[in-house]
A computed fold for a 74-nucleotide RNA from a marine sediment metagenome, annotated as transfer RNA. The coordinates come from a structure-prediction model, not an experiment, and the mean pLDDT is 82. Rfam family: tRNA. The family's RNA type in Rfam is transfer RNA. Its family is annotated with triplet codon-amino acid adaptor activity in the Gene Ontology.

RNA sequence: UGGGGAAUCGUCUAGCGGUAGGACACGUGACUCUGAAUCACGUAGCCCAGGUUCGAAUCCUGGUUCCCCAGCCA
Numbered sequence: 001u002g003g004g005g006a007a008u009c010g011u012c013u014a015g016c017g018g019u020a021g022g023a024c025a026c027g028u029g030a031c032u033c034u035g036a037a038u039c040a041c042g043u044a045g046c047c048c049a050g051g052u053u054c055g056a057a058u059c060c061u062g063g064u065u066c067c068c069c070a071g072c073c074a
Base pairs, nucleotide, nucleotide: 001070002069003068004067005066006065007064010024011023012022013021018054026042027041028040029039030038047063048062049061050060051059
């Protein structure tokens, strides 16, 4: 420098143009003599900036960070 891939609650992960879901963790409550386990409820997220669209996590453009491959110099 070129090509490819990835970025979503604290962590992991689903979504493929129409209400952002799940697991773990955390908080509250129930249960229990206490704790663990279990059950119920709750908190919390789309990497950034534009564009298209009635509507964008999703499509387009540019950027940032990370990973893989190739090349150049030393």